[in-house]
RNA sequence: GCCCGGGUGGCGGAAUCGGUAUACGCGUCGCUUUGAGGUGGCGAUGGGAGCAAUCCCUUGGAGGUUCGAGUCCUCUCCCGGGCA
Numbered sequence: 001g002c003c004c005g006g007g008u009g010g011c012g013g014a015a016u017c018g019g020u021a022u023a024c025g026c027g028u029c030g031c032u033u034u035g036a037g038g039u040g041g042c043g044a045u046g047g048g049a050g051c052a053a054u055c056c057c058u059u060g061g062a063g064g065u066u067c068g069a070g071u072c073c074u075c076u077c078c079c080g081g082g083c084a
Stems, first nucleotide, its partner, number of pairs: 001083007010026003019067001027045006046057004060076005
């Protein structure tokens, strides 16, 4: 230099044909169980603003297509692999 795969909540990791972003697991928080702890059970859990209702932002970054993009297109950064 060329070719492939990948980057998504605090972490791992889904998302089918472009149609509710974050399923599921871990972790964390609350309650419960215990003498206490662990284990187990129930509930909650992306970030920000707000007393609240509610609003805004978010799939490495920036553009584009589209009514609608994690998904398609262009550029770019980073990680892994292959070829030379």
A computed fold for an 84-nucleotide RNA from a Minisyncoccota bacterium, annotated as transfer RNA. The sequence is in RNAcentral, with records from ENA. The source organism's lineage runs through Bacteria, Bacillati and Minisyncoccota.